[in-house]
RNA sequence: UAACGGAGGGUUUGAUCCUGGCUCAGGACUAACGCUUGCGGCGUGUCUUAGCCAUGCAAGUCGUACGAUCCUGGGGAGGUAGUAAUACUUCCCCAGAGAGAGUGGCGGAUGGGUGAGUAACGCGUGGGCAAUCUGCCUUCGAGAGGGGGACAACUCUUCGAAAGAGGAGCUAAUACCGCGUACGGUCCCGGGAUCGCAUGAUCGCGGGACGAAAGGUGGCCUCUCCAUGGAAGCUACCGCUCGAAGAGGAGCCCGCGUCCCAUUAGCUUGUUGGUAGGGUGAAAGCCUACCAAGGCUACGAUGGGUAGCCGGCCUGAGAGGGUGAUCGGCCACACUGGGACUGAGAUACGGCCCAGACUCCUACGGGAGGCAGCAGGCUAGAAAUUUGCGCAAUGGGCGAAAGCCUGACGCAGCGACGCCGCGUGGAGGAUGAAGGCCUUCGGGUUGUAAACUCCUGUCAGAGGGGACGAUGUCUUGACCGGCUAAUACCCGGUCAGGAUGACGGUACUCUCAGAGGAAGCUCCGGCUAACUCCGUGCCAGCAGCCGCGGUAAUACGGAGGGAGCGAGCGUUGUCCGGAAUUACUGGGCGUAAAGGGCGCGUAGGCGGCCAUUCAAGUCGGGUGUGAAACCUGCUUGCUUAACGAGCAGCAUGCAUUCGAUACUGUUUGGCUAGAGCAUAGGAGAGGAGAGCGGAAUUUCCGGUGUAGCGGUGGAAUGCGUAGAGAUCGGAAGGAACACCAGUGGCGAAGGCGGCUCUCUGGACUAUUGCUGACGCUGAUGCGCGAAAGCUGGGGGAGCGAACAGGAUUAGAUACCCUGGUAGUCCCAGCCGUAAACGAUGGGCACUAGGUGUGGGAUCUUUUGAGGUUCCGUGCCGAAGCUAACGCAUUAAGUGCCCCGCCUGGGGAGUACGGUCGCAAGGCUGAAACUCAAAGGAAUUGACGGGGGCCCGCACAAGCGGUGGAGCAUGGGCCCGCACAAGCGGUGGAGGAUGUGGUUCAAUUCGACGCAACGCGAAGAACCUUACCUGGGCUUGACUUGUAGGUGGUAGUGAACCGAAAGGGGAACGACCCCGCAAGGGGAGCCUGCGCAGGUGUUGCAUGGCUGUCGUCAGCUCGUGCCGUGAGGUGUUGGGUUAAGUCCCGCAACGAGCGCAACCCUUGUCCCUAGUUGCCAGCAAGCCUUCGGGUGUUGGGCACUCUAGGGAGACUGCCGGUGAUAAACCGGAGGAAGGUGAGGACGACGUCAAGUCAUCAUGGCCUUUAUGUCCAGGGCUACACACGUCCUACAAUGGCCUGUACAGCGGGUUGCGACACCGCGAGGUGAAGCCAAUCCCUAAAAGCAGGCCUCAGUUCGGAUUGCAGUCUGCAACUCGACUGCAUGAAGUCGGAAUCGCUAGUAAUCGCGGAUCAGCAUGCCGCGGUGAAUACGUUCCCGGGCCUUGUACACACCGCCUGUCACGCCAUGGAAGCUGGCAAUACCCGAAGUCGCUCGCCUAACCCGCAAGGGAGGGAGGCGCCGAAGGUAGGGCCAGUAACUGGGGCGAAGUCAUAACAAGGUAGCCGUACGGGAACGUGUGGCUGGAUCACCUCCUUU
Repeated sequence: UAACGGAGGGUUUGAUCCUGGCUCAGGACUAACGCUUGCGGCGUGUCUUAGCCAUGCAAGUCGUACGAUCCUGGGGAGGUAGUAAUACUUCCCCAGAGAGAGUGGCGGAUGGGUGAGUAACGCGUGGGCAAUCUGCCUUCGAGAGGGGGACAACUCUUCGAAAGAGGAGCUAAUACCGCGUACGGUCCCGGGAUCGCAUGAUCGCGGGACGAAAGGUGGCCUCUCCAUGGAAGCUACCGCUCGAAGAGGAGCCCGCGUCCCAUUAGCUUGUUGGUAGGGUGAAAGCCUACCAAGGCUACGAUGGGUAGCCGGCCUGAGAGGGUGAUCGGCCACACUGGGACUGAGAUACGGCCCAGACUCCUACGGGAGGCAGCAGGCUAGAAAUUUGCGCAAUGGGCGAAAGCCUGACGCAGCGACGCCGCGUGGAGGAUGAAGGCCUUCGGGUUGUAAACUCCUGUCAGAGGGGACGAUGUCUUGACCGGCUAAUACCCGGUCAGGAUGACGGUACUCUCAGAGGAAGCUCCGGCUAACUCCGUGCCAGCAGCCGCGGUAAUACGGAGGGAGCGAGCGUUGUCCGGAAUUACUGGGCGUAAAGGGCGCGUAGGCGGCCAUUCAAGUCGGGUGUGAAACCUGCUUGCUUAACGAGCAGCAUGCAUUCGAUACUGUUUGGCUAGAGCAUAGGAGAGGAGAGCGGAAUUUCCGGUGUAGCGGUGGAAUGCGUAGAGAUCGGAAGGAACACCAGUGGCGAAGGCGGCUCUCUGGACUAUUGCUGACGCUGAUGCGCGAAAGCUGGGGGAGCGAACAGGAUUAGAUACCCUGGUAGUCCCAGCCGUAAACGAUGGGCACUAGGUGUGGGAUCUUUUGAGGUUCCGUGCCGAAGCUAACGCAUUAAGUGCCCCGCCUGGGGAGUACGGUCGCAAGGCUGAAACUCAAAGGAAUUGACGGGGGCCCGCACAAGCGGUGGAGCAUGGGCCCGCACAAGCGGUGGAGGAUGUGGUUCAAUUCGACGCAACGCGAAGAACCUUACCUGGGCUUGACUUGUAGGUGGUAGUGAACCGAAAGGGGAACGACCCCGCAAGGGGAGCCUGCGCAGGUGUUGCAUGGCUGUCGUCAGCUCGUGCCGUGAGGUGUUGGGUUAAGUCCCGCAACGAGCGCAACCCUUGUCCCUAGUUGCCAGCAAGCCUUCGGGUGUUGGGCACUCUAGGGAGACUGCCGGUGAUAAACCGGAGGAAGGUGAGGACGACGUCAAGUCAUCAUGGCCUUUAUGUCCAGGGCUACACACGUCCUACAAUGGCCUGUACAGCGGGUUGCGACACCGCGAGGUGAAGCCAAUCCCUAAAAGCAGGCCUCAGUUCGGAUUGCAGUCUGCAACUCGACUGCAUGAAGUCGGAAUCGCUAGUAAUCGCGGAUCAGCAUGCCGCGGUGAAUACGUUCCCGGGCCUUGUACACACCGCCUGUCACGCCAUGGAAGCUGGCAAUACCCGAAGUCGCUCGCCUAACCCGCAAGGGAGGGAGGCGCCGAAGGUAGGGCCAGUAACUGGGGCGAAGUCAUAACAAGGUAGCCGUACGGGAACGUGUGGCUGGAUCACCUCCUUU
């Protein structure tokens, strides 16, 4: 100094990174819709039906081109009436202002509208016309002489409803027609100069031919004539003719640019060119005839679809993308189609002709019309205005002008449609009012907000004043200048006066009054700013995406509050952005979508070194153009802004010119490093053909030989006494080639493997020599191309789809087995696909290494080997790359060149079309619809009918149990008759308790795999009790506050009713505080209001507590390190342990919660203490069988014991093993040994585990009831089923008699001795004991003896009867116990299943809690007291590591297909309908052109005339020709009986294919088969787990 410029978020997952789609935030609308709305300015307003239009207006003007008519005035002449004035009327002349029609001129080709058509020289941009035209306008040159004949109007008349038409006659012109004249005009001939890219152009010269014209108006008298004044005339102006030029306009041609579809690939006969002719203003097949056979196309022709193009507009950082309203330029169109005429200009929006459709009029014969001009209407639609004012301004047409016309335009009206501006008030104001809302009840918030006080006055309202736009135009007068003979006219200018405004009494301004009249909309789960309450309860609803709603919803609806924007706010639609999500800027392709199966090669693209040429690309300078508007900057005008004005920039482009020459390109010459050739070699399953070989299988023949063989998880089908299998010999035939064999070799890929020969391709190495860029890639194309499959012919041993049989199974269209056909093999021909894979296109170059291996060359060499180099082929790795995994000189690194391919998932590699194929099918290849994902890699878990290691009464080894308690019903299963019906077989103690089920008025509730079921319940006759029935109470059985009342009040409460509760109320009758008393207050009671109450609901709203995995060894953190990240490491590894216990190692170092220990009990010893415990020794008492006994006493505390403290055990010691460690094994000592035994203790967490009925508690519900009281009943029911137990089935037993030894505990509403009574339960009476004292208390099994003798028993005790006892208000429903009697099932238990590893199991009894009474349950206690553990294969559970995964609600996961139902879109289809563009033929309007023209014909010619001629016309004919018709095709669309698949849809059916080794590894191609997923054959792939082996690599 220039530049002003680029943001992301949500959503796939348990989490992560990536890929990838969907979606949001922004901006913009010609918008519409919803709610709302005060004012103004500037803009803007049918995007649909190029659908149809009532009505009015939108193009006229000129009398200074012309004739006539009407009107007025003047004059004149007549007629009629009248005496006349006069009235009426006819004609002529003059003047005037107009009117409507006509002739004529100019304009109606502009302006205005619309976007149907058009993919085109239509548009844009730049050029060309030497191939052109041009009215009006400007400039220049020249001229305008002299004649003629008509036709409208008009008059008469005919036809017609009308529109209109015809006939006869008159007439003017700036209308029409000859003649004359004429150039520098046009044409022809001759010839010259200059110039140009060619044809050629321009300018001179000579000759010839041809071709013009119109007047009008004003003024004047200089010249001539009449003569106030006029006319020839002059003059001015407007016109006229010829020519030259200009300006502006138009036409034609060319380069470049200009949408989609290739599922449109070939198109074309006037087509391409030539010649001749025609034609046009003009080039040209523009048209015609003839000749030639060309022209266009992959750089996209032809066809189809869509579309007016541009300046611009919107968006975007830009590049781009989208768009083409308003304004401007161009084009096209004007009801649809065709056509010409006129004209300077049209093939003509408000002209004509014809055809068609439609509408209207009609007298039915005929006519009329064209809003895509301005308004307006109907229709369509989500949707767009007044049938306004004015020519005042700007512009246009005509005119000499005045002026007229102008729905162009200027204004106004309507619409928040857009942009911009303004306002709805300002300041103060706390008891932070009231009300609302929320609340933890304290308060918070609305909120300075309001009220209130003081101000201001925009806008709107009322009343006054009041523009600019008019410096214009017109007109009057004066003056000046020009013209002229002229002071006239006319033109131009200046000054003065007058006239002229739709908007509009508008903008603006002044005054008045008064905060008075003026705020809404959307949103508040995240994205995204903004939160609470209530209602609702997967309902109603919301939703842009993710997603909310199933009783505590910031997501629905309402409210309060808040956020955002604000006269608007939201919604919908569209476009761009974000989207680097089509990637030029600026993407990718190993596994996410994506490399063609492989080669050869055409076009094309790209291309080595040196020099040279040109200057196309490229770069620089100049010139022209790139309209204006728009945009940007500056300045400026409306009070500001929007809006407008001026200047500058921009306009990134195109063309042209000059220059530069490095690079690319072109030309020429050269080089050898790329490429190729020659020569010499060796390697190889490279290819094709022919021949040969041995092993094995099978079959056949023969021998030997006998009963099996074969096959499987186990079997069976099958083969075999007709002799199999086995074995020996022989023969036949087909196919394939063991070992060698190797991440070895060859080939482009597919692929190639015995040996020999022939033919043949390629690569490699080495030496020199040669060619001289000959190269790389490669769309289309051509060729090759595993397996399966197809056609024809052979062949056929083995294998083997289909098929058959046997098994398995619920089924088994499978896996397994026995057979077996196509096929597999050969020849010839098709097919053309594979996980045709390295899921990695080809070429060249560059970028650390290490280590194998194949082929060659060379050097050294100790002959082991080593070095160098080239070409292959593997592995590991650096940098780098990658989302990661991984790749890494064989790249997925770094670059260049070329090709192929991708753009969310599904639909779908499907449909349709095309093409190839004999077919199967291949190639090409969509859409509707649908989803918010689909995916890749990696992580943590979980899981696996994956792997490794380890543990546990997990299994195993044992001991003991449970499961069986019936013939009544029901249920289940199997086999055989297919099913059904029917028949046969198998099969099962009692009691207690809990549960299910059923029943019931109620059988209250909870607990439901382990981890509910002798559980809550440590004890339901009433109570408990929550349930049922009935009877009562309603501030309540209970708590608390308040108000009022109350002394015969509170309280007690007799009769009486009642089942009780309750009612009832005689009678008795208080208390506390102050005070002398009166009295007051309190308590109590009554009434009322707040409220109580609820075992009502939600354990999925909760606290607390608990169960479970599990006493399993785990779960984490800090810092560091690794990884983009989730996360990893630590915690993995080697050992070891009961243990993440410890040791070692290690990018980890430490730490926490767990483990262990600390605690309790128990086992040994010691100390202390000694009553109620103890008694060895001493003494006494008592008893005595004289041995002794007895803790009774003194005494003692030794022992036992009690209960306090301590010691002890730590792998401490020894040996061994081990890494010398940790530790393990053995041993010693010891009461105890490796955690001594048992208990308490339960990590992070899991199961929405359990409990709202222990308790607490949020929400909800209830309130004369879901509360509360009472009586009775029920929880105890009983065809059944299950769990947990008890007693048993007996002799290791039962019974009887005798006899011995515990421990833990409990006891005053209690334990209750001893004694007596009772067969007994128990009773009577009563000592002792508040307990180491007394009592419960007898322990039992055991031991001794006896009986029983294997039986439904002296087993077993259920059931039942009778009689009792005890507790209790009360044992009927419904207690326990006792005695007598009764004496069921049951003889050891199917499938299955439980506990236990030592003082354990088993067995025996005892105690306690609860409790009035009531255990076979529960919690404890001791007595007796085993067996077994080889071991970890298996079952179950668990821990660690690893692996796979499509699981993550985590395998009770996920998930596939048929079938059934509903909805949706779509393909096919006999057909049916419509549209479009063509083709052929028929018909052929209008009209141009051509020919003809015997009919008609004013101007010119001949002619006195008649008449003739020239020319013209009607008519006729012909070419072309729109619409229409016919025919056969094409394309597109709609519809369709029926039919095919597809998608979607909380809980349908059948199976289980896939994901783990998914239970047969999966997948690809192909073929066959099957309800379905699928199965099988064949070849291929790893994108297969696991184990073993081989090879290679890394480290030591």